[in-house]
RNA sequence: CGCCGAAUCCGCCGCAGGCGGACCGGGGGAAACAGCUCGGGGUGAAUCUCGCUCCGCCGUUGGCGGACGAGUAGGGUCACCCUUUCGACCCGAACCCGUCAACUAACCUCGGAGGCGAAAGAAGG
Repeated sequence: CGCCGAAUCCGCCGCAGGCGGACCGGGGGAAACAGCUCGGGGUGAAUCUCGCUCCGCCGUUGGCGGACGAGUAGGGUCACCCUUUCGACCCGAACCCGUCAACUAACCUCGGAGGCGAAAGAAGG
């Protein structure tokens, strides 16, 4: 310098931090309508499917869970910015609530962390 991401900017103080503001991003929450359990829901792109593989458990023609692998819904990058198509590459995790949550005016409430380091495609608008 750039990239993922809401995760940035500003001010003040007695400065490992705290407070306030701006802006950014979530959740809860009426009426009317819908829905009302194999429980369900939320943040996030991160879902779903499969297996001559491996492991464990069980009530063993099999089932469940885990690992690994292959795909996949979806997401991101390719350097002036936005956008479309094609191409290449990468990701496709993790966590939370606890039987509750659709939508949602008023209103209430939470967060603004972390991580990465490539050599830089093409054609249109």